Predicted 3D model of a 522-nucleotide part of an RNA (small-subunit ribosomal RNA, 5' domain). Model confidence (mean pLDDT): 85 of 100.
[in-house]
Context: one part of a larger RNA
RNA sequence: GGAUGAACGCUGGCGGCGUGCUUAACACAUGCAAGUCGAACGAAGCAUCUAAUAGCGAAGCCUUCGGGCAGAGCAAUUAGAUGACUGAGUGGCGGACGGGUGAGUAACGCGUGGGUAACCUGCCUCAUACAGGGGGAUAACAGUCAGAAAUGGCUGCUAAUACCGCAUAAGCGCACAGAACCGCAUGGUUCAGUGUGAAAAGCUCCGGCAGUAUGAGAUGGACCCGCGUCUGAUUAGCUAGUUGGAGGGGUAAAGGCCCACCAAGGCAACGAUCAGUAGCCGGCUUGAGAGAGUGACCGGCCACAUUGGGACUGAGACACGGCCCAGACUCCUACGGGAGGCAGCAGUGGGGAAUAUUGCACAAUGGGGGAAACCCUGAUGCAGCGACGCCGCGUGAGUGAAGAAGUAAUUCGUUAUGUAAAGCUCUAUCAGCAAGGAAGAAAAAAGACGGUACUUGACUAAGAAGCCCCGGCUAAAUACGUGCCAGCAGCCGCGGUAAUACGUAUGGGGCAAGCGUUAUCC
Numbered sequence: 001g002g003a004u005g006a007a008c009g010c011u012g013g014c015g016g017c018g019u020g021c022u023u024a025a026c027a028c029a030u031g032c033a034a035g036u037c038g039a040a041c042g043a044a045g046c047a048u049c050u051a052a053u054a055g056c057g058a059a060g061c062c063u064u065c066g067g068g069c070a071g072a073g074c075a076a077u078u079a080g081a082u083g084a085c086u087g088a089g090u091g092g093c094g095g096a097c098g099g100g101u102g103a104g105u106a107a108c109g110c111g112u113g114g115g116u117a118a119c120c121u122g123c124c125u126c127a128u129a130c131a132g133g134g135g136g137a138u139a140a141c142a143g144u145c146a147g148a149a150a151u152g153g154c155u156g157c158u159a160a161u162a163c164c165g166c167a168u169a170a171g172c173g174c175a176c177a178g179a180a181c182c183g184c185a186u187g188g189u190u191c192a193g194u195g196u197g198a199a200a201a202g203c204u205c206c207g208g209c210a211g212u213a214u215g216a217g218a219u220g221g222a223c224c225c226g227c228g229u230c231u232g233a234u235u236a237g238c239u240a241g242u243u244g245g246a247g248g249g250g251u252a253a254a255g256g257c258c259c260a261c262c263a264a265g266g267c268a269a270c271g272a273u274c275a276g277u278a279g280c281c282g283g284c285u286u287g288a289g290a291g292a293g294u295g296a297c298c299g300g301c302c303a304c305a306u307u308g309g310g311a312c313u314g315a316g317a318c319a320c321g322g323c324c325c326a327g328a329c330u331c332c333u334a335c336g337g338g339a340g341g342c343a344g345c346a347g348u349g350g351g352g353a354a355u356a357u358u359g360c361a362c363a364a365u366g367g368g369g370g371a372a373a374c375c376c377u378g379a380u381g382c383a384g385c386g387a388c389g390c391c392g393c394g395u396g397a398g399u400g401a402a403g404a405a406g407u408a409a410u411u412c413g414u415u416a417u418g419u420a421a422a423g424c425u426c427u428a429u430c431a432g433c434a435a436g437g438a439a440g441a442a443a444a445a446a447g448a449c450g451g452u453a454c455u456u457g458a459c460u461a462a463g464a465a466g467c468c469c470c471g472g473c474u475a476a477a478u479a480c481g482u483g484c485c486a487g488c489a490g491c492c493g494c495g496g497u498a499a500u501a502c503g504u505a506u507g508g509g510g511c512a513a514g515c516g517u518u519a520u521c522c
Base pairs, nucleotide, nucleotide: 001522002521003520004519006518007517008516009515010514013393014392015391016390017389018388019386020385021351026349027348028347030346031345032344035093036092037091040090041089044086045085046083047082048081049080050079051078052077053076055074056073060069061068062067100304101303102302109229110228111227112226113225114224115223116222119221120220124217125216126215127214128213129212130211132166134164135163141156142155143154144153145152146151172197173196174195175194176193178191179190180189181188182187202209203208230276231275232274237267238266239265242264243263244262245261247259248258249257279301280300281299282298283294284293285292286291306327307326308325309324310323329340330339331338332337357383359382360381361380365379366377367376368375369374396426397425398424399423406417407416408415409414430463433457434456435455436454440449466511467510468509469508470507471492472491473490477506478505479504480503481502487494488493
C1' cells in the first nucleotide's frame, strides 16, 4: 500500500447492487417449510330428480246423516339416477429432489486423467410384441371390548389400476451343448439348437390418459486404477482377515466384502504406524511474477441430520421434517404408559467483540402431483432491518472589500480567518408536496414487488459534514495551561518553567458520509 462475512470509538443526507451467527454440530416455545390425483376404488355426508311403501290429508262429490268416495299437497323410509364438493380410508406417483450445516473425514474424500471382458437406472424418447380368462381377501364402515391418552384386540360387510393363481411369450432369463471370429486368465461378440421359467389394468368428459415384456438411447448413479492433496521422528517399526491363492456365499456388480481350506505373506526413512490439525475444489486475497495466505457469498463433489446401531419400502435411502432398538435430554400421565428432535424459514434463550423480520406472494423462474382446470412449494421472487462492503449523487452556483463584526496572534503598526459571511442575482439534483404511472405476461384474464421505478408540475437555499492529524519518518504551527506531574507513543522518543511531541484555543493539512483504532492475510 492492498484486502476483510469484520468488531470498537466519534459522526451520519439519499439511492443502486451485493452482503449479514466466523462463537455453542448448545437447547429450543409458536407458526409455516411435501404434497397431490375423484380420469384407479368402495362407503359416508349434501343437493336435485324418479319410483315404491305405509301414514296424515284441503277443495269437491254421494249420503239412509252412521258414513263412504276422491285425492291437490305434506313430511318419513327404502331403492335408483345425476351433480358439484367435503374430510377420512384403500390405491398410484412424489416425500432419495429442493433447502440447511461442516461435526466427522488426511481418505480414491476431493481434484485431474483413464477403466468396467465387473454394473444398475423410476419418470422421458424411439422400436418390437402384447394386454385373454379367473379367484380369494382387506381397510374404510358397523358392532363390541380394553385404555386417562397414544392406540389396540375381536366379530361382521365391501371395492379397485391393491393382492394371488391360470393361459399366451416376438424378445428375455436359466441349464445343456455347437460353429466362426476376437481378447488382457477367468472370457467376449455373432450365428444356429434342445429343454425349462417368468407378464399385464383398466379409466374416460370419447379428445385422450394409463398397463406388460424386451431392445436401444438419454439422464442419473455404482465400483476400480495412475498422479496430486497439511504438520510432527521429542511417533520407527506396523499388520492374523493381516497379504495372496483355487473354491463357495453375497451384491446391480469386481473384490477378504464375508466364509471354510492352503500358503506366509503385506506395508515402511521415497516416512509405514501413531499423534495433531483440517471438509476438498472452481475460486478469492495479495504479489511484476514465482509464490504465500484462504476456502464467507455463488457453483461442483463429499459427509452429517439429538448421540450410537439397524434394517424395511423402493428405480433410487440404510432416508433432516419415515420406521425399529439403545443412550442423554425435554414434555404429558389417571403412574399402567405415552410424545418429541429448527445443522429448513422466521423467531427465543444461551454463548459472544459481533451478525437481521415470528413480513408479502406463488405474478415470474424452477420443482412435485394431475389429462387438465388447478393444488402445494419459508425453493424462489420480493419487501423490512444494519454505512457491513462497493459504486453513484447531494449538502448549492454567480457576484460580492466597508477586507464588517467576532475570534486568534501581534513588534500594537497590523496580520490571519477571508469572497469566507452578510447583501444582490440565480438554479432545484436529492429529500418533502401534488398529478400521472409502467415493463417484467405468451389469444383473453392474471403483478407479491407497488401507486414502486419513472415522468410532469408547483415550491423553498431551504432539510443534509464530519473524523483524524500538524517533532522526524509524513502533508500541515502559533499562543496559553501544565511542569519527569497530568499525559502521549507505530518506531525514534516527548514532558523536570519559554513543550511546533501532553491538554485547550486559533490557524493549517488529509480524507470525506465517512474518518480513525484494533484484529487477521499478502